Molecule: RNase P RNA; transfer RNA
Organism: Desulfamplus sp.
């Protein structure tokens, strides 16, 4: 030095002027006004997981249904992290995988092919009859060809009419059995059995685990307006419907009752809601995800919904010029002040956390790896 | 904000258990007719919203993502 892998940070513009918005607090004299003061994000999005929190039996059984799917460990929980495992891809750093069960059942495989799943015989090869004959016919065989994404282990010897795990060495694999290492997936060694059992489970299913619904428009409290009206059904102890779960049981409620649908009326507010599984340092413990200990910090709460506009200064990136310079290194090869133009993404809280996935401008550091050159 | 739900041909909409994309209208050509409409034969037109995945194969299974739509208070 040139290509690459991996982890992380850092910024998302700063500063002043003028004009404006929203919460809060304090002053004035009620509405209002004045001063101080606070005021997006890394993903705040998708709304895809998982929790808290409410509220329905403080939630109860059964079937259905949905999710997850190597191992160990983390965390309130998770489908998520983390260190591992074995598969694939890469010369390599690495990167990647909905990674139980196809020797439990069923199903499926278009088109081509003779056969697509207790295998089959088109061409080929062997045998026997037949025959003047290139042939026909029965019968054997799976080792060549062909056909397909897929055709029932692989060389090679024997062995045969000709083959063929049919025998036998090796090699793959599978299955069992024992030794050894790991907490575990697994992995190393040996021994046995010719056992060679195909694919698909993001196809039904089997097996393990796990899951009760609704969602802050939960739900609590005040408050206001219409017609607590119409017309259909259904019921009233032989219980109709409700209790926001497809069915069934229970269970609680239940008659001025319950749905349907016509109409008809509001378009409020208070809480819930900002101290939380919080945040930032250092210490310790662990590879690590993470936990723990002390110290420190409080950091938006709006409800047609704030959080901006505009100028001028500066920083940042790019593009020509400056540029056949010039200045640095033994070399390969690096390096810009400066002046003019353009540019700056993605996107915006809405009940809060924990991920996850998508969208995106700029620059920066660390280690690792190949390949090159140099010395 | 929460719960549903749809993208297939210009348009309106089929395609069930994965195996060659389909109709009707619309467009084109041709016949028929004195012309044109109706009629009748023929055709032309698809990245199945997009981008991955599993499969021998995907509109369809499955993940991810985008448009687009719907339902929601009280009388009660």
């Nucleotide at each position: 030095g040139a290509a690459a892998g991996c982890a992380g940070c850092u910024u998302a513009a700063g500063c002043g002027a003028u004009c404006g918005c929203a919460g809060g607090a304090u002053u004035u004299u009620a509405a209002a006004a004045a001063u101080c003061u606070u005021g997006a994000g890394g993903a705040a999005a998708g709304u895809c997981c998982g929790a808290a929190c409410a509220c329905c039996a403080u939630a109860g059984g059964g079937c259905a249904g949905g999710a997850c799917g190597c191992u160990c460990c983390a965390u309130a929980a998770c489908g998520u992290g983390g260190a591992g495992u074995c598969g694939c891809g890469g010369u390599g750093a690495c990167g990647u995988g909905a990674a139980g069960g196809a020797a439990a059942g069923u199903g499926c495989a278009a088109c081509a092919g003779a056969g697509a799943a207790c295998a089959g015989a088109c061409c080929g090869c062997c045998a026997g009859c037949c025959g003047g004959a290139u042939g026909g016919c029965u019968g054997g065989u799976a080792a060549g060809g062909g056909u397909g994404a897929a055709a029932c282990g692989g060389u090679g010897c024997g062995g045969u009419a000709a083959g063929a795990g049919c025998g036998c060495a090796c090699c793959a694999g599978u299955u069992u059995u024992u030794c050894a290492g790991g907490u575990g997936a697994c992995u190393g060694a040996a021994a046995a059995a010719g056992c060679u059992u195909g694919g698909u489970a993001a196809a039904c299913c089997c097996c393990g685990u796990c899951c009760g619904g609704u969602g802050c428009a939960a739900g609590a409290c005040c408050a206001a307006a219409u017609a607590g009206g119409g017309a259909g059904g259904c019921g009233u102890u032989u219980g109709a419907g409700g209790g926001c779960u497809g069915c069934c049981c229970g269970c609680c409620u239940g008659a001025u009752g319950c749905c349907u649908u016509c109409g008809g009326g509001u378009a409020g507010g208070u809480c819930g809601c900002a101290u939380g599984a919080g945040g930032u340092g250092u210490g310790c413990g662990g590879c690590a995800a993470c936990g723990u200990a002390c110290a420190u910090c409080c950091a938006a709460g709006a409800u047609g919904a704030a959080u901006g506009a505009u100028c001028g200064c500066u920083g940042c990136u790019c593009u020509u010029a400056a540029a056949u310079a010039a200045g640095g290194g033994c070399a390969a090869c690096c390096u810009a002040a400066u002046a003019a133009g353009a540019g700056a993404a993605c996107a915006g809280a809405a009940u809060u956390c924990g991920g996850c996935u998508u969208a995106c401008g700029a620059g920066c550091u660390g280690c690792u790896u190949u390949c090159a050159c140099c010395c | 904000g929460u719960g549903g739900g749809u993208g297939u041909a210009g348009c309106u909409c089929a395609g069930u258990u994965g195996g060659c994309a389909g109709a009707g209208c619309a467009c084109c050509a041709g016949g028929u007719u004195g012309u044109g409409g109706c009629c009748c034969u023929g055709g032309u037109g698809g990245c199945c919203g997009c981008g991955g995945g599993u499969u021998c194969a995907a509109g369809u299974c499955c993940c991810g993502u985008c448009a687009c739509u719907c339902a929601c208070c009280c009388c009660a």